Context: one part of a larger RNA
RNA sequence: UGGGAGUAAAGUGUGAGUAGGCGGUUUGGUGAGUCUUUGCUUAAAGUCCGCGGCUUAACCGCGGGAGAGGCAAGGAUACUAUCAGACUUGAGGAUUGACAGGGGUGCUGGAACAGUUAGUGUAGCAGUGAAAUGCGUUGAUAUUAACUGGAACACCAAAGGCGAAGGCAGGCACCUGGGUUCUUCCUGACGUUGAGGCACGAAAGCUAGGGGAGCGAAACAGAUUAGAUACCUGUGUAGUCCUAGCCGUAAACGAUGUCCGCUAGCUCUCUCGCCUUAGGCGAGGGGGUGUAAGCUAACGCGUUAAGCGGACCGCCUGGGGAGUACGGUCGCAAGACUAAAACUC
Numbered sequence: 001u002g003g004g005a006g007u008a009a010a011g012u013g014u015g016a017g018u019a020g021g022c023g024g025u026u027u028g029g030u031g032a033g034u035c036u037u038u039g040c041u042u043a044a045a046g047u048c049c050g051c052g053g054c055u056u057a058a059c060c061g062c063g064g065g066a067g068a069g070g071c072a073a074g075g076a077u078a079c080u081a082u083c084a085g086a087c088u089u090g091a092g093g094a095u096u097g098a099c100a101g102g103g104g105u106g107c108u109g110g111a112a113c114a115g116u117u118a119g120u121g122u123a124g125c126a127g128u129g130a131a132a133u134g135c136g137u138u139g140a141u142a143u144u145a146a147c148u149g150g151a152a153c154a155c156c157a158a159a160g161g162c163g164a165a166g167g168c169a170g171g172c173a174c175c176u177g178g179g180u181u182c183u184u185c186c187u188g189a190c191g192u193u194g195a196g197g198c199a200c201g202a203a204a205g206c207u208a209g210g211g212g213a214g215c216g217a218a219a220c221a222g223a224u225u226a227g228a229u230a231c232c233u234g235u236g237u238a239g240u241c242c243u244a245g246c247c248g249u250a251a252a253c254g255a256u257g258u259c260c261g262c263u264a265g266c267u268c269u270c271u272c273g274c275c276u277u278a279g280g281c282g283a284g285g286g287g288g289u290g291u292a293a294g295c296u297a298a299c300g301c302g303u304u305a306a307g308c309g310g311a312c313c314g315c316c317u318g319g320g321g322a323g324u325a326c327g328g329u330c331g332c333a334a335g336a337c338u339a340a341a342a343c344u345c
Base pairs, nucleotide, nucleotide: 002317003316004315006299007298011313013200014199015198020193021192022191024087025086026085027084028083029082030081032080033079034076035075036074037073038072039071040070041069048064049063050062051061052060053059090190091187092186093185094184097181098180099179102176103175104174105173106172107171108170109153113149114148115147116146117145118144119143120142124135125134161168162167205246206245207244208243209242210241214240215239219235220234221233222232257312258311259310260309261308262307265289266288267287268286269285270284271283272282273281274280275279294301295300318345319344320343327338328337329336330335
């Protein structure tokens, strides 16, 4: 090269984007790639064709032909390239209003919980499969009132919405990103993918400073048990929260890379237009179900493809050893990234 990647090995966690690859319609120039003709070259041997010599073959001899590539000259101009010009359907921008837990900052609300103080009140409370540890006559549990504190936002809520992914939910104001749709215009291929590099990136963890209600690794105690370094119970530190910085990983999952075109439907939702009754039709965005065609080893997928094609990138190549060792880069560390071999089946 080939064949592959939802689940068998295999899609980078995600994005914007450099180099590079690929790239809409049309006119003309050039003729680099490309095609064609001619000449030269491409040693001999070999390969191919014919004839011949050893009994044949292998082997050998003679003759002929072909030949990729290279150089030069002439010609062709569809495609690719390049230069010049034009276009609007790809892409982008402006304008008019509308929609939604996208991000950030500040302010603020109620329920619950815990604590403190005060009142009422008296012997239990809590906990479990059953108990015990624990709390309580220095007055608990329960109940009422006030104050303080931190974290999370019931109902709405949904197969719902937004975001590139991670993710995002009490309310209000301000700042801000992207998307969809409608009107009228503008630019004129400005596109797509994207090695390296860059940015973002749950939870846990780390550094410094705050904060600390509840929960709760570690730890301690009580049970259970043959034992119980657990499951259950009572306490409880780090952490969970905030600010600044690091880490850079996840079953980071749709286990399905991004973009474009084509291939029955039905349903829900959002925006707009038309017919303005109920509602229907059309265009576009989003969520589902599941069908034809098709695909698949099967399960299943099926206009949100895993169907039919195209462009580009990353990846796989038997199991274990091993995502390990060594080396390198990054990190405060934990470790991350890159990444073998011996041996063995």
A computed fold for a 345-nucleotide part of an RNA from a Patescibacteria group bacterium, annotated as small-subunit ribosomal RNA, central domain. The prediction has a mean pLDDT of 83. Taxonomically the source falls in Bacteria candidate phyla (Bacteria).